[in-house]
Predicted 3D model of a 345-nucleotide part of an RNA (small-subunit ribosomal RNA, central domain) from Leucaena leucocephala. RNAcentral holds the full RNA, with entries from SILVA.
Context: one part of a larger RNA
RNA sequence: GUAGAAGCGUCUAUAGGUGGCUUUUUAAGUUAACUAUCAAAUCACAGGGCUCAACCCUAGACAGGCAGUAGAAACUACCAAGCUAGAGUAUGGUAGGGGCAGAGGGAAUUUUUGGUAGAGUGGUGAAAUGCAUAAAGAUCAGAAAGAACACCAACAGUGAAAGCACUUUACUGGGCCGACACUGACAUUGAGAGACAAAAACUAGGGGAGCGAAUGGGAUUAGAGACCCCAGUAGUCCUAGCCUUAAACGAUGGACACUAGGCGUUGUGUGUAUCGAUCCAUGCAAUGCUGUAGCUAACACAUUAAGUAUCCCGCUUGGGGAGUAUGUUCGCAAGAAUAAAACUC
Repeated sequence: GUAGAAGCGUCUAUAGGUGGCUUUUUAAGUUAACUAUCAAAUCACAGGGCUCAACCCUAGACAGGCAGUAGAAACUACCAAGCUAGAGUAUGGUAGGGGCAGAGGGAAUUUUUGGUAGAGUGGUGAAAUGCAUAAAGAUCAGAAAGAACACCAACAGUGAAAGCACUUUACUGGGCCGACACUGACAUUGAGAGACAAAAACUAGGGGAGCGAAUGGGAUUAGAGACCCCAGUAGUCCUAGCCUUAAACGAUGGACACUAGGCGUUGUGUGUAUCGAUCCAUGCAAUGCUGUAGCUAACACAUUAAGUAUCCCGCUUGGGGAGUAUGUUCGCAAGAAUAAAACUC
């Protein structure tokens, strides 16, 4: 994580929260002590009096609050100075479907022109609608168009996520590794805010091969508004906007530290052996499988935690009513966001 309500779709970042090591200052937080005060009654406690009790009388204290006095300096905070283990910059490499723009390519499909040939073809469980002597289907050659990029291809890669795959060029973002040079806590999280965000839908202009909501026809059926078949419009594609939602999923927020192993894959170093490709061992980063302790209701998770701890944000509080009404904001609209109550079980 799922049963069972609850991790924002993802990132950037403001306020705020939290924050590494060493030394110094101050004493705000913190803290030993003391002083004043917190009326009486009541309460609690101790002793006493009504035959007991309720009730009444007497005495004293702790703790705590607020204020003050004068101390302490470990921790938080403040002042000042320093450090390099966090973070970052520079540098040498390196992998990649990361992004954006341009150019090029072949296979297939459909249409079309011409040739050959001459009766079917297509489709299904079986058929029919359909197409076809106005020459289809088949086959050969030419032309045009649009869309998608077989094999390679992989529990492979890459990106914050959504996503990204023919080849090539220009521009460009990020990651990882290695040496060590520099800055010296510059960090982390992040309310509000901003940016991006599949598909579908919408606006305007193009484009339109294939597929294909709607729609028409043929079947099936009791019926068939479906599944199957023949057609086919929006759409799918491009440009400029808009929409902002998904089972936007790992149904698992981010950061940091620690906690048995075993077997892989990707990137990049080191060492040994080798003429060399390479093999073996091993470090760092990423990504899988398996499995102890632990955890879990169980399933499972298990160094990529759902284990052990800390910090910050978001969210939940019985089922239904309801992600609805109303109001507000956004939107061309479709709608989206925020978000109740009565009532009922």